[in-house]
A computed fold for a 72-nucleotide RNA from bacterium BMS3Abin15, annotated as transfer RNA. Its Rfam family is "tRNA". The family's RNA type in Rfam is transfer RNA. Rfam describes the family as follows. Transfer RNA (tRNA) molecules are approximately 80 nucleotides in length.
RNA sequence: GCGGGAUUCGUAUAGUGGCUAUUAUAUCUGCCUUCCAAGCAGAGGACGCCAGUUCGAUUCUGGUAUCCCGCU
Numbered sequence: 001g002c003g004g005g006a007u008u009c010g011u012a013u014a015g016u017g018g019c020u021a022u023u024a025u026a027u028c029u030g031c032c033u034u035c036c037a038a039g040c041a042g043a044g045g046a047c048g049c050c051a052g053u054u055c056g057a058u059u060c061u062g063g064u065a066u067c068c069c070g071c072u
Stems, first nucleotide, its partner, number of pairs: 001071007010025003018055001027043005048064005
């Protein structure tokens, strides 16, 4: 230099163009308990960035950033 892949709540993940973006864990609140842990119920929290296509983009396209793999 070239090609391919990944980037989504604190962490790990699902999601294939539309309905409140999923689940687990963590955090917080309440219940339970003499207290703690466990258990139960609930709450808040996320689509790397910039453009484009579209009535509508996490999803499709282009560029860019970081990481990983391969080739030279």